[in-house]
Molecule: SAM riboswitch aptamer (S box leader)
Organism: Bacteroidia bacterium
RNA sequence: AAUUUAUUAAGAAGUGGCGAGAGAAUAGGCUCACUGACCCACUGGCAACCAACUAAAAGUCUCAUUAAACCGAGAUUGGAAAACAGGUGCCAACUCCUACUCCGGUGAAAAACGGAGAAAAAUAAAUU
Numbered sequence: 001a002a003u004u005u006a007u008u009a010a011g012a013a014g015u016g017g018c019g020a021g022a023g024a025a026u027a028g029g030c031u032c033a034c035u036g037a038c039c040c041a042c043u044g045g046c047a048a049c050c051a052a053c054u055a056a057a058a059g060u061c062u063c064a065u066u067a068a069a070c071c072g073a074g075a076u077u078g079g080a081a082a083a084c085a086g087g088u089g090c091c092a093a094c095u096c097c098u099a100c101u102c103c104g105g106u107g108a109a110a111a112a113c114g115g116a117g118a119a120a121a122a123u124a125a126a127u128u
Stems, first nucleotide, its partner, number of pairs: 001128008013043005021032003026099004044091003048088003058077006095120001100117005
């Protein structure tokens, strides 16, 4: 970098630095921003995925017991929305809203409104 899968209406701050734009891409909006945004560093925090640690349910095996079993013990598989906090990530607004397709009601139509889906993007894991 590419592909696949999953998620995307929740959640989460302060200080210092920089100095003009920022909110993925194009466009239209809208919002934030010299009362310093965005970005960077430190501290703090949130908890989506992976890892790790396991409880219970449940499965298997062994021992014990028995006519045969249940109850009991051990091992192993399994496994939480809990706790801990490791690897990433994240800490304005639904991914800030819309654009593409379909549906609905109104309408002459266009447009606007509402709903569903797709595309793109972001994050995590796996593979190449």